[in-house]
Parts: sequence; structure tokens; C1' cells
RNA sequence: GAAGUGGACUGGACGGCCGCCGGCGUGCAAGCGCGGGAGGAAAGUCCGGGCUCCGCAGGACACGAUGGUGGCUAACGGCCACCGGCCGCGAGGCCAGGGAAAGUGCAACAGAAAGCAAACCGCCGCGCGGCCUCGGCCGCGCGGUAAGGGUGAAACGGUGCGGUAAGAGCGCACCAGCGGGCCGGGCGACCGGCUCGGCUAGGUAAACCCCAUCGGGAGCAAGACCAAACAGGAAGCACGACCGCCCGCAGGUUCUUCGGAACCGACGGGCGGUCGGCGGAUCGGUCCGAUCCGCUACCGACUUCCGGGUAGGUUGCUGGAGCCGGCGAGCAAUCGCCGGCCUAGAGAAAUGGUCGUCGCCGGUCGCGGGUAACCACGGCCGGGACAGAACCCGGCUUACAGGUCCACUUCGAGC
Repeated sequence: GAAGUGGACUGGACGGCCGCCGGCGUGCAAGCGCGGGAGGAAAGUCCGGGCUCCGCAGGACACGAUGGUGGCUAACGGCCACCGGCCGCGAGGCCAGGGAAAGUGCAACAGAAAGCAAACCGCCGCGCGGCCUCGGCCGCGCGGUAAGGGUGAAACGGUGCGGUAAGAGCGCACCAGCGGGCCGGGCGACCGGCUCGGCUAGGUAAACCCCAUCGGGAGCAAGACCAAACAGGAAGCACGACCGCCCGCAGGUUCUUCGGAACCGACGGGCGGUCGGCGGAUCGGUCCGAUCCGCUACCGACUUCCGGGUAGGUUGCUGGAGCCGGCGAGCAAUCGCCGGCCUAGAGAAAUGGUCGUCGCCGGUCGCGGGUAACCACGGCCGGGACAGAACCCGGCUUACAGGUCCACUUCGAGC
């Protein structure tokens, strides 16, 4: 210098003006002042937890999710470290990574044959026929053969020797693989070694299935409190106290010729009066007050109360598995201690617009430097992503213009 691998960060800056949503202060109020106001993904709502309400003896089935080992964590399908397999020269990347010698199923095309294999060509043997230069050759049929050819993603281990009519783990040696046993290392997944065995068992489980582990449901529109209007239920809405007279009547006392008579009479009703109350009218600027009139009953849209609870309001609500820094434990994820900080809280939803200066990127023009690629300065034009909190938190996944940094790998050149 070129090509890469892994990871971290940033996501324009400052100022003026006009706005929006909360908080605090002040003010009767209008308003004024001070201060705060989106993200790395706030997104998708995929997984896990907190919180809230409901449900719940225990067990089993069903359903769903997960699936190497050890650790971290509130928990996880997440993260870290390691193991195994595959890919890459490498840095590194990918893996839904239990079970296919339990069972069922599936495999396009090609091919003779695709799952207790299979005979198209070839090879070998036998029989028949034909030809013959009598060595043999050709055709047909029956049988043997998985060593050779060909098809396929895949054809039931590989090499060699023996063996055979030709062949074949048919036998043997070595190698690969599988299974059993033993030894060593590791917490473990697993790794290494020795030995034995039958000689070989295909793939596919994000196909059914089997095994193991985990899982109650709904969600802040959860839940709690206050509570209009309308409808429903209950009560009230004017008279009360005292006195006099009359009427009715339970009852009582006295007298009696026993037929009754007289008197008293709680209570109820009527009339009248006095006082108080309520309502209305008049006088009066208003209150108080004065005068007059009414106060019988029922009902109501009037008054009061009740229950549930709609609209609406309040709360849940943002101080939390919080953020920043330092130190320590650990390979790491992560955890502990100390110090500092408070950092949106709306409710159909605010966090914006515009102007100026600077900065970044691209194009173009001018001038300068340079052999050139190109670089520096100035002017003009254009661009500046993905995206917007909604109870909170931990993850995963996806989107993202441009830019910055760190570690590492391979190749080339120079010293």
C1' cells in the first nucleotide's frame, strides 16, 4: 500500500425570532419569570421478568416452547467461556447441536435397480443353433456375478494378497467407521490410548413420533378512588302551641222508680281567638320592621337522601434489576464496595418551524503546486440517513446517508 476479519462509537455545532407539553415561583386573573423536554434503535411486538387483577388441593392427559457442557442472571428461546461438526490459506464465520441398530412416513429428475436392494451393458458357466482358416467367433435361452462401465445428491466401506468358472468381508493383513470392555486426562460436554467383536448398520425428526426440561389466564384500555346528566328507589314540600264554644265517642263517678238521668271525660272533628312560623303582596334604595291576604288535599319537572356507576376527573406514573466515575473479584458474561447525579411523563398524544454563521459530503468553475494520479485555497449549486416515547425493565431481530477509532489476518514493496 491492497484485500479482508472482529468490535466500539457518532448520528451536525452555536446563536436570534416565533411556537408546543409538563414542573417550580409570582399574580385575583390574564399573564410574567426560571428551569426541563425522544432513540440507538423510542420500531417489530418475537422471547423473558417486574407490577396489577382473576383463578388455583394433588396428579395425569392434551397443547406449546426449548434441546452439546459449565457458568451468569430476577428470568429467558439471551449472554460468556469451552466441546463437537462444517466452511475459510488465515484473522474468523455458521450450527434447532437429544434420539434414525423403537415404530410409521418421505425422496423430484435420471437410472436396470432407491431400502428385509437391484442384473441395462459388461464378465463367467451350461445348453441349443449357425459360421469356420477347427484356435475360435456370432445369436438365443437358463443360471452365476455388485469386481468393471453408465445414472444419480445418495448405489450398502477402502487398498492389497489369497481365493474362484467369474466374483464377492468369502478368508486374511492394514486403514476408516460403528459397538462393547479397560486405562489415563477434564467439574463436564469431550479428548487420547489399549483390546475384543460382527465384518458395515445410508439420509431426513423447524416430518409424525420417542425422551428430557419448562410453561395457569389476561393485561396500565391492568387495577384503585371521586363522581355530573338521564333513568331507578325513599322521604319531604306548612303549619305548630295554647284558650274558649259546639259535636262525636272509649271509659269513669254519683243518684236511681233499674227503664235511665246528671256530671267528668283521654282521644278525634268543626268553628273562633291569641302567639309563633311559612309563603305572597304593599310601603320603603336595601336589611330590619309594619300592614293586609293565604296556609285543604294530592301530585310534580321542586328539595333532600340512597345504591350502582356512564361522561368526566384523580391515581397507577416514572427513583429504577437506574445513570456516570473509581477500586476490587473473575479468562469472560457478570458481581461487590465507595463516591457523585436525577435524566420526558403526555393522554389522541408536546419534544417543532424559520433565519444567520460555522463544520461535513458530492458536483462544477477559477487560480496555484505537481511529470501524472492528485492536493491546497476561493466562489456557486445540491445533499445530510433510519426513524418518534405511551406502565417499567433485560434481550433478540430488523432499518440506518455519512463519519471516527481500536485489535487482528493474508498478500506485495522498501528499510